[in-house]
Context: one part of a larger RNA
C1' cells in the first nucleotide's frame, strides 16, 4: 500500500468497495423479447334486432343473436436474440500492446442518390378429424393465408466471359477504355402519406486477414519437424495462404535458445521509490478467450452461438421402466470449501439497449434501496468560568507529592443524533423507484456518543506491590534465580483515535 483477515472497540454522515479458495454442486424466482400498420384464425365486450318470466304501464330479471368498433393472442411470418451481462479455466499465442499493408476481403440496421415494383403457380402451420404415449411429444388424414416459398418477364444497374487497346508491375497479374455479352430482382401494408420490398453505388462504423518490433522462469530440456519447408495442377473460403489434396523437389527451425517443461489471460494502469526500477494486473476501461466436459455443424449480415440445435461422456431429476427432462463462470439465493466476501430488496422515474408507424411492452443492463468501520474523506462525543488545589485512588522522606481545572458547582451554546413542520434539483408536456430522501425551519435537553496499544534500548511514556530461571514477556538485542521501570496487577504516563494493534503479501 491492501478486494484482507483476526482480537478488543465502536456515535453520524458522503462516495467507494465486498467468494482473491471449489472454472465445486445447484432447490425457488427472475435475467429477451417484440410487431395485430406482413397473415390465416379463434376468443372477450358489444347497438338494432328477438324468445321467455313478473306487471296495468314504465320497466326489471333470465337467455338468444352478432354488424360497425374495441381489446387479446396460440401459430405462420419479419426484427432482435452475435448486443448487454459473467467468468479467467485454457492459451507464452499475432493472445495482447503497438505500428504498418493497392495487387488479400466481408459488412444487417442508419445517411445520401438512382432504377423498378409486371404476370403466375403450389404449399403449409394454425384449425377439423382419427391415431399413440405415464410425460415429454409424436403420427396419419382433410382444408386454409402472407410481406412464407417457388416459376416466368424486365435490366437503369451487377457479376462473370471472349475480343481488344492504353499504362502499372519481377511475376501470378493491377488500373482505365471499346466490344460482344450466356446470366441474376421484388411485397405489399394502413388511419392516404408514410412504413416498407428489389438491384447498384459512395460513406460511418464494425469485423476477418498477413507483417515489423514489445513484455515470464528453466540448459538438471539441444537438437526439432514429414503437410514438415517450396513448387505446380485442382479443391475451398468473404479472402491469402499447406487451408485440403494429388503430384514433384528435400527442404524449414535451432546457443541471438529451437523442441521440451513449468508458470500465466494480455493492456490502459494501480501500488511504492528520489529516480531507476521493482512488484501487481480487485473495482472502472480496451482487446482475447471460455459457457457442465469433448466434438460437430445448422440458421444467419454477423455464431460454431451462456439463458439455440445434434452426438458422446460424467452427474442430477422425473418415470407407468416403454422413456424422457437438465446445465446459475447472469441477478439474488442454498450447500460445500475457506481466516474470508452482502438482499431469494425496490424501480423502469433517469440513461442506454431490443422491437414497434406509434402508443407501448421487455430490459436482475442500469437507477436506487439494504447489510459489512471493508477502505477513504468529513463531523461530533461540547465551551467559558471554577482552589478550601475537595473526597477518593497512588506514591511518600510522613512534612508532602499526583491524579487536578480534573470533577463538584456556576453560566453558555445545540453541530451530529431525536421528535414535529415544510419542501427542491435530479423531469424537455406528462412520467420520480429512490422518498416525505437531501435540504429548511421549529423543540427539548449536555443531554445519545471512547477506545486500543504501548512505557528496558532500538521508540514518546516510571513508580509501588505480587512473583522469584516459577509464571510468563519477546520485532532484534534479551528479561525472569527476593528490592525486576522488561512477567502479573494498580496508579500515573506517551500516541494514535472511531478507530487501535496483531497476522499475512509486496514496493
Nucleotide at each position: 500500500a491492501c478486494g484482507a483477515a483476526c482480537g478488543c472497540u465502536g456515535g453520524c454522515g458522503g462516495c467507494g468497495u465486498g467468494c482473491c479458495u471449489a472454472a465445486c454442486a445447484c432447490a425457488u424466482g427472475c435475467a429477451a423479447g417484440u410487431c395485430g400498420a406482413g397473415c390465416g384464425a379463434g376468443g372477450u365486450c358489444c347497438a338494432u334486432c328477438u324468445g321467455g318470466u313478473g306487471g296495468c304501464a314504465a320497466c326489471a330479471c333470465c337467455g338468444g343473436g352478432g354488424a360497425a368498433g374495441a381489446c387479446c393472442u396460440a401459430g405462420c411470418g419479419g426484427c432482435g436474440a452475435a448486443c448487454g451481462g459473467g467468468u479467467g479455466a485454457g492459451u507464452a499465442a499475432c493472445a495482447c500492446g503497438u505500428g504498418a499493408g493497392a495487387a488479400a476481403c466481408c459488412u444487417g440496421c442508419c445517411c445520401u442518390g438512382g432504377a423498378g415494383a409486371u404476370c403466375g403457380g403450389g404449399a403449409u402451420a394454425a384449425c377439423c378429424c382419427g391415431a399413440g404415449g405415464a410425460a415429454a411429444c409424436u403420427c396419419g388424414a382433410g382444408a386454409u393465408a402472407a410481406u412464407a416459398c417457388c416459376g416466368a418477364a424486365u435490366a437503369c444497374c451487377c457479376a462473370g466471359u471472349c475480343c481488344u487497346g492504353a499504362u502499372c508491375g519481377c511475376a501470378u497479374g493491377g488500373u482505365c477504355g471499346g466490344u460482344a455479352g450466356a446470366g441474376g430482382a421484388a411485397a405489399g401494408a394502413u388511419u392516404u402519406a408514410u412504413c416498407g420490398c428489389u438491384c447498384u453505388g459512395g460513406g460511418a462504423g464494425g469485423g476477418u486477414c498477413u507483417c515489423g518490433c514489445g513484455g515470464c522462469c528453466u540448459a538438471u530440456c539441444a537438437g526439432c519437424u514429414a503437410g514438415u519447408u517450396g513448387g505446380u495442377g485442382g479443391g475451398g473460403u468473404a479472402a491469402c495462404g499447406g487451408c485440403c489434396u494429388a503430384c514433384c523437389a528435400a527442404g524449414g527451425c535451432a546457443u541471438c535458445g529451437a523442441c521440451g517443461g513449468g508458470u500465466a489471460g494480455c493492456u490502459g494502469g494501480u501500488c511504492u521509490g528520489a529516480g531507476a526500477g521493482g512488484a501487481c494486473g480487485a473495482u472502472c476501461a480496451g482487446c482475447c478467450a471460455c459457457a457442465c466436459u469433448g466434438g460437430g455443424a445448422c440458421u444467419g449480415a454477423g455464431a460454431c452461438a451462456c439463458g439455440g440445435c445434434c452426438c458422446a461422456g460424467a452427474c442430477u431429476c422425473c418415470u407407468a421402466c416403454g422413456g424422457g427432462a437438465g446445465g446459475c463462470a447472469g441477478c439474488a439465493g442454498u450447500g460445500g470449501g475457506g481466516a474470508a466476501u452482502c438482499u431469494u430488496g425496490c424501480g423502469c422515474a433517469a440513461u442506454g439497449g431490443g422491437c414497434g408507424a406509434a402508443a407501448g411492452c421487455c430490459u436482475g443492463a442500469c437507477g436506487c434501496a439494504g447489510c459489512a468501520a471493508c477502505g477513504c474523506c468529513g463531523c461530533g462525543u461540547g465551551c467559558g468560568a471554577g482552589a478550601g488545589g475537595a473526597a477518593g485512588g497512588c506514591c511518600u522522606u510522613c512534612g508532602g507529592g499526583u491524579u487536578g481545572u480534573a470533577a463538584a458547582u456556576c453560566g453558555c451554546u445545540u453541530u451530529c443524533g431525536g421528535u414535529g413542520a415544510u419542501g427542491a434539483c435530479g423531469a424537455a408536456a406528462a412520467u420520480g423507484a429512490c422518498g416525505g430522501g437531501a435540504a429548511u425551519c421549529a423543540c427539548a435537553g449536555a443531554a445519545g456518543a471512547a477506545g486500543g496499544u504501548c512505557c528496558g534500548g532500538c521508540c514518546a511514556a516510571c513508580u509501588a506491590c505480587g512473583u522469584g530461571c516459577c509464571a510468563g514477556c519477546a520485532g532484534c538485542c534479551g528479561c525472569g534465580g527476593u528490592a525486576a521501570c522488561a512477567c502479573g496487577u494498580a496508579g500515573g504516563g506517551a500516541c494514535c483515535a472511531a478507530g487501535c494493534g496483531u497476522u499475512g503479501u509486496c514496493c
Small-subunit ribosomal RNA, 5' domain from an uncultured prokaryote, 507 nucleotides, folded computationally. Its mean pLDDT, the model's own confidence on a scale to 100, is 83. The full RNA is in RNAcentral, with records from ENA.